RNAcentral holds the sequence, with entries from SILVA. Predicted 3D model of a 1497-nucleotide RNA (small-subunit ribosomal RNA) from a metagenome. Rfam family: Bacterial small subunit ribosomal RNA. Its family is annotated with structural constituent of ribosome and ribosome in the Gene Ontology.

[in-house]
RNA sequence: AGAGUUUGAUCCUGGCUCAGAUUGAACGCUGGCGGCAUGCUUAACACAUGCAAGUUGAAUGGAAAUGAUGGGAGUUUGCUCUCAGGUGUCGAGUGGCGGACGGGUGAGUAAUACAUAGGAAUUUGUCCAGUAGUGGGGGAUAAUUUGGGGAAAUUUAAGUUAAUAUUGUAGAUGUCCUAUGGGGGAAAGUAGGGGAUUUUUGGAUCUUGUAUUAUUGGAUGAGCCUAUGUCAGAUUAGCUUGUUGGUGGGGUAAUGGCCUACCAAGGUGAUGAUUUGUAGCUGGUCUGAGAGGAUGAUUAGCCACAUUGGGACUGAGAUAUGGUUUAGAUUCCUAUGGGAGGUAGUAGUGGGGAAUAUUGCACAAUGGGCGAAAGCCUGAUGCAGCAAUGCCGCGUGUGUGAAGAAGGCCGGCGGGUUGUAAAGCACUUUCAGUAGGGAGGAAACAGUUGCGGGUUAAUAUUCCGCGACUUUGAUGUUACCUACAGAAGAAGCACCGGCUAACUCUGUGCCAGUAGUUGUGGUAAUACAGAGGGUGCAAGCGUUAAUCGGAAUUACUGGGCGUAAAGCGCGCGUAGGCGGCUUGUUCAGUCGGAUGUGAAAGUUCCGGGUUUAAUUUGGGAAUUGCAUUCGAUACUGCCAGGCUAGAAUGUAGUAGAGGGAAGUGGAAUUUCAGGUGUAGUGGUGAAAUGUGUAGAUAUUUGGAGGAAUAUUAGUGGUGAAGGUGAUUUCCUGGAUUAAUAUUGACGUUGAGGUGCGAAAGCGUGGGGAGCAAAUAGGAUUAGAUAUUCUGGUAGUUUAUGUUGUAAAUGAUGUCAACUAGACGUUGGGGGGUUUAAUCCUUUAGUGUCGUAGUUAAUGUAUUAAGUUGACCGCCUGGGGAGUACGGCCGCAAGGUUAAAACUCAAAGGAAUUGACGGGGGCCCGCACAAGCGGUGGAGCAUGUGGUUUAAUUCGAUGCAAUGUGAAGAAUUUUACCUGCCCUUGACAUUGACAGAACCCUGGAGAGAUCCGGGGGUGCCUUCGGGCCUGGAAAACAGGUGCUGCAUGGCUGUCGUCAGCUCGUGUUGUGAGAUGUUGGGUUAAGUCUCGCAACGAGCGCAACCCUUGUCCCUAGUUGCCAUUAUUUAGUUGGGCAUUCUAGGGAGACUGCCGGUGAUAAACCGGAGGAAGGUGGGGAUGACGUCAAGUCAUCAUGGCUCUUAUGGGCAGGGCUACACACGUGCUACAAUGGCCAGUAUAGAGGGUUGUUAAUUUGUGAGGGGGAGUUAAUUUUAGAAAGCUGGUCGUAGUCCGGAUUGGAGUCUGUAAUUUGACUCCAUGAAGUCGGAAUCGCUAGUAAUUGUGAAUUAGAAUGUUGUGGUGAAUACGUUCCCGGGCCUUGUAUACACCGCCCGUCACACCAUGGGAGUGGGUUGCAAAAGAAGUAGGUAGCUUAACCUUUGGGAGAGCGCUUACUAUUUUGUGAUUCAUGACUGGGGUGAAGUCGAAAUAAGGUA
Repeated sequence: AGAGUUUGAUCCUGGCUCAGAUUGAACGCUGGCGGCAUGCUUAACACAUGCAAGUUGAAUGGAAAUGAUGGGAGUUUGCUCUCAGGUGUCGAGUGGCGGACGGGUGAGUAAUACAUAGGAAUUUGUCCAGUAGUGGGGGAUAAUUUGGGGAAAUUUAAGUUAAUAUUGUAGAUGUCCUAUGGGGGAAAGUAGGGGAUUUUUGGAUCUUGUAUUAUUGGAUGAGCCUAUGUCAGAUUAGCUUGUUGGUGGGGUAAUGGCCUACCAAGGUGAUGAUUUGUAGCUGGUCUGAGAGGAUGAUUAGCCACAUUGGGACUGAGAUAUGGUUUAGAUUCCUAUGGGAGGUAGUAGUGGGGAAUAUUGCACAAUGGGCGAAAGCCUGAUGCAGCAAUGCCGCGUGUGUGAAGAAGGCCGGCGGGUUGUAAAGCACUUUCAGUAGGGAGGAAACAGUUGCGGGUUAAUAUUCCGCGACUUUGAUGUUACCUACAGAAGAAGCACCGGCUAACUCUGUGCCAGUAGUUGUGGUAAUACAGAGGGUGCAAGCGUUAAUCGGAAUUACUGGGCGUAAAGCGCGCGUAGGCGGCUUGUUCAGUCGGAUGUGAAAGUUCCGGGUUUAAUUUGGGAAUUGCAUUCGAUACUGCCAGGCUAGAAUGUAGUAGAGGGAAGUGGAAUUUCAGGUGUAGUGGUGAAAUGUGUAGAUAUUUGGAGGAAUAUUAGUGGUGAAGGUGAUUUCCUGGAUUAAUAUUGACGUUGAGGUGCGAAAGCGUGGGGAGCAAAUAGGAUUAGAUAUUCUGGUAGUUUAUGUUGUAAAUGAUGUCAACUAGACGUUGGGGGGUUUAAUCCUUUAGUGUCGUAGUUAAUGUAUUAAGUUGACCGCCUGGGGAGUACGGCCGCAAGGUUAAAACUCAAAGGAAUUGACGGGGGCCCGCACAAGCGGUGGAGCAUGUGGUUUAAUUCGAUGCAAUGUGAAGAAUUUUACCUGCCCUUGACAUUGACAGAACCCUGGAGAGAUCCGGGGGUGCCUUCGGGCCUGGAAAACAGGUGCUGCAUGGCUGUCGUCAGCUCGUGUUGUGAGAUGUUGGGUUAAGUCUCGCAACGAGCGCAACCCUUGUCCCUAGUUGCCAUUAUUUAGUUGGGCAUUCUAGGGAGACUGCCGGUGAUAAACCGGAGGAAGGUGGGGAUGACGUCAAGUCAUCAUGGCUCUUAUGGGCAGGGCUACACACGUGCUACAAUGGCCAGUAUAGAGGGUUGUUAAUUUGUGAGGGGGAGUUAAUUUUAGAAAGCUGGUCGUAGUCCGGAUUGGAGUCUGUAAUUUGACUCCAUGAAGUCGGAAUCGCUAGUAAUUGUGAAUUAGAAUGUUGUGGUGAAUACGUUCCCGGGCCUUGUAUACACCGCCCGUCACACCAUGGGAGUGGGUUGCAAAAGAAGUAGGUAGCUUAACCUUUGGGAGAGCGCUUACUAUUUUGUGAUUCAUGACUGGGGUGAAGUCGAAAUAAGGUA
């Protein structure tokens, strides 16, 4: 410090997710040791049991228990009982001090709290220092004893008694109150000591310590006040009556409405009052570079609370955790009358929960309470136990060791890896274990004693200081050290597709699963599960939860708003913010110095010290803050003064659809009336509804009425925006120009506020021509609640109200300044001249292009989206949703403000390349058109689908499957079915062993096969062996089994279309672009010109084959002109010709003319056998279709292995209601039949072709010459021509079908061959919608050959003969190419995608209501308590005149008041029949709204 994820790819915007650190954590797997920390975050839920606050006999009366001493009694000589408070001591009680500390918890509390800094009107037990005292009296009471009540808790009566308990009195330097006269108020003793004096032998006096009283000061603690800071919500906007202030009084320790009476009417709030929700606050902690954000466990400070509320008492201190009282809830005891309790102390229990420990030891240390002290108490604390909960440290060995062992895993079978890892060898012993030793934490207090000092009359005592001795350890089997033995007892967890370090195999087969995100899994998964291996961390490792970070993703540091989310529709203007030049004052802001404070701890730096580290410890820095004080004065502010550049006003002009009101005009539509006139008119893609013979439309004359204002008219004017257009008058706002005068910052922006604000809508009253939602009818359509047509009502118009919204857009807030230009245009001003279509210049508008800059790009660019300043508004992923609820506004419609649950990993912007378009332009093709002939109808052949079947084997399925694989299924083929057999196999390699191989043959069987018989005894050799045959056992063979979506190869198709790319350069952030586009031209990306491109490659063309002309060479099997010969090129002879097959020539837009840019090229012509690629063929770019083929072949993986392999026989592939494709034959006279007759080419042939000749009606048979082929043979060409016949008919057309008889092939012709003869003689009279081929030697027509076969073509493929018609042209259909445009498409239009309905689930709104919580107001009732009142009752101290009084208590009563109750509101949560929309779901239904002109933009 970044990364992944939107796309085919790109850049941006933007969310989601990850890597880091952390935790009082939990869960899963695992677990050796130690140190130091930490440990109910949930139920402030309920609690059994023990302990957690006592102490003091030196305050006190005493003596229940107990020890010692002494006495007595009993006696079992152990002991028991008893007496003596004389002694140590001490239960219970009175009194003092402490139970207000320590410990716990965080419910409440948004301020009565906390933090920081200040303040004045207070108090403070114990402690310290000072001053002055402590005289003299009284009456009770508990304990105790006795009696009573009660189950208990406990209570009551009588008697007795003490005090440092209690109460008067004296005294008052000081203190308090005061009206300055005066008035009020205290005490207590106790312990020790001893010389002298006195004595009732108790003591007193004296002295020391302590206690105590009053008071002053301090210290400490506490109370109070002020300022500032301290969460969220405005869908909480007003709140407040003791409220705000004053005066008097009361109250308090003290100020104060703290309380009360009266007076005034204030106080507070958009700088957020009130209200609601949430929350203990802080030092700090976590994170972060910081600023910040989150948090407030442990530890420290403060606060609050103690079962839930209320109340006071005592006290220095409490409104009191282990006190009291009362009410509520609840638990327990009970004799039912009544009582007791409070773990948020420490252990512990239940419960809740994902989750948090021992009913431990000790007061040894530190600290606290009491005490003179010893000491006692102390669940504070110190320790131990439990828990990997965290941090830190250590260990689980070290060295050597290649045969690179075995095993595992992988494998290309060579090996690799685990891996020096192990074993082996040599060492070491930390930790744990056993045994032994052994610090420190201990300092003291106290006692004894020595010395010195204080007090004292004193050497007693006592206190202080310094020494010596005695004594104290829970932890603890301590830390630490030593010895011993032995590698011995000690490694796991997660991950391995990318992010993110780490890869293979097996299994599984969209299943099981995985997943933080993207995603993965549908038979070759580095993503699931296991294994091997690897990576990371390590006594831990992962997961989950949570916080910060990354996130500049709330942006102060540090973001944005034309199109991604985002500028209010536009003005005016309040508060507020900001504000021109200059002089002075001040010093608030600002800056600097000093002082105080900012607790300690923590963090940080430098040290010390535990072996190190964590932990711990000393010092410093820091604590960015607040307060006080001193200074500086530039800037900002305040105050005072001046200026004119901003702003405004006055004077004179100018332009304008600026606004409002009232009039007036013409054109047009409609309508009414009249005239002329006759049959249609109107409307549409085409029609119809409508209208018209009752006279329309058309035309003409006149009238009525309403609305809108042609031309001018212009990216022209004007207005803040909405908007504004005939013309005249009146009223009126603003802008601008020129020159100057005046005021003197008067400015700018603008939360709330207020005004204006298109269209539609609403209210009331007018008006209503045209147009026209709704609506009616006619069409269109599958439907058509639309588009289209004919009508037509609200409305449109006017007046006056209302509404307040628009894609109210420049999708661009207002104001100000600055920053290249060019060209228009509108309104002013100035200047020049050639005085007009003129030029220069300056302002205010309004446009186009464009530099710099800027921007994600597009674009923008002085009219900024550039560079800056001021202020306002708004945004923070998509959907839910601009919706719900609430508030406000509105007559309503609705507007405004404005969420959440839930859901997704995207949504989006700009640009790029394709593809597509019922977008555009250009061009081509038998694409259409023009023609010729077909198919579709019939019969048959053949293939397919379907059906059938034991099987009808398999593949091919739009074009581009269907006479296709198959150039040929009777058996074989053959893969299918049935049956019978074989199992190392029909075939390959290795192969112990044996043998020649091989030939002939009998029997059984459907055959495979099985059982036999006979003959035969090998060849080559380097002497090793090899060839051939049989053969045990095992490795293995074999598969036309699956996957063409794992593949190679081959092929089809777009398409013989003209395209497809690259290098370098340039350009763009980039995907990409350029080149390849453009002007011409071509069959062609063919060529040319131009051009930020220049070149190149694969394609095109050419080179190849064939055909068309000529020449040369060569003449056998070919040919025969001349010359002989003949039936016959038959034979001589010849090679001229034909022909054959080798080589050449020829054609190149080369020549001429025209057009064109003088180019490329095109048009015409000449010559030529051939003319513009001469005709035909072969040749198929980059790629597309997961196109076809695992059944040609090859091949990965999977699968079968006495079978899915192999052999055999028979059957099937040939079935047949039907549908489709491709063909053949026809329907006839351009013909059929008969007879005669002419002319080919290219092929084939030895397992062959087969002649002559013969036979048969014929298919064919006999025959066997010739021929390995220019020799022989197939082989007769047919249409044609000549002649005859038939005469338009189901025929002398047509030949299917069927019967009979044969021929050939073959082992075999039944299923199931071809052919022949005789007989039979079906459909069919030119074929609906639709559809195919063909542009010249072509279509059409006509024979003929070949491959394949034993046989079997109407198929396929060659070949020659005869031989046309038409093409104006590119509008349309189909396909294609190039350019451009739009796109929400990229699986690419067979795309994408919207809404209703149906079903399931989820969250949510409304809802008659229902049930809780909180709370306001008005009331009722009112425990305990305090305060006030008091006429009743009671009463120890004091006074008394002895009657009583003072004072006190009880009771009664008033006020306040908790809980409770009633009524009525508010608010919140839950729930609710039914209901509304929303979201998500697999292939549901209906349509087809959007995206292309999306088919009506």